The RNA shown here (SAM riboswitch aptamer (S box leader)) has 114 nucleotides and comes from Aneurinibacillus soli. NCBI's taxonomy places the organism under Bacteria, Bacillati, Bacillota, Caryophanales, Aneurinibacillus. Of the family's consensus pairs, 88% are formed in the model. RNAcentral holds the sequence, with entries from Rfam. Rfam family: SAM riboswitch aptamer (S box leader). Its family is annotated with regulation of gene expression in the Gene Ontology.
RNA sequence: CGCUUAUCGAGAGCGGCGGAGGGACUGGCCCUAUGAAGCCCGGCAGCGGAUUUUCUUGUUUCCAAGAGAAUUUUGUGCCAAAUCCAGCAGGAUGAAAAUCCUGGCAGAUAAGAG
Numbered sequence: 001c002g003c004u005u006a007u008c009g010a011g012a013g014c015g016g017c018g019g020a021g022g023g024a025c026u027g028g029c030c031c032u033a034u035g036a037a038g039c040c041c042g043g044c045a046g047c048g049g050a051u052u053u054u055c056u057u058g059u060u061u062c063c064a065a066g067a068g069a070a071u072u073u074u075g076u077g078c079c080a081a082a083u084c085c086a087g088c089a090g091g092a093u094g095a096a097a098a099u100c101c102u103g104g105c106a107g108a109u110a111a112g113a114g
Base pairs, nucleotide, nucleotide: 001114003112004111005110006109007108008107013041015040016039017038021031022030023029025087026086027085028084042079043078044077046076047075048074049073050072051070052069053068054067055066056065057064058063083106088103089102090101091100092099093098
């Protein structure tokens, strides 16, 4: 860097430094000096590993595999708003404006193979 799979309406600070920006992109709509980004501390809890434990299967034990649970820990992640909403296609209601539904695209995170 692209590929595959899973998930994305839950959760998380009235702390310190810092000083103007931020919410991926585009359009909206928002957040922000009652202080943005970033860093530190703190916290949350999803995925993977470890630990403990229950059940099932393999011939009982040992052991192995699978499924579930718990707590801590570790690798990452995350801590405004649904992935803030829409961006493409189809459909429903409607006179229209518009609203709603389904799928997809894009994105994010984890795990895996390359």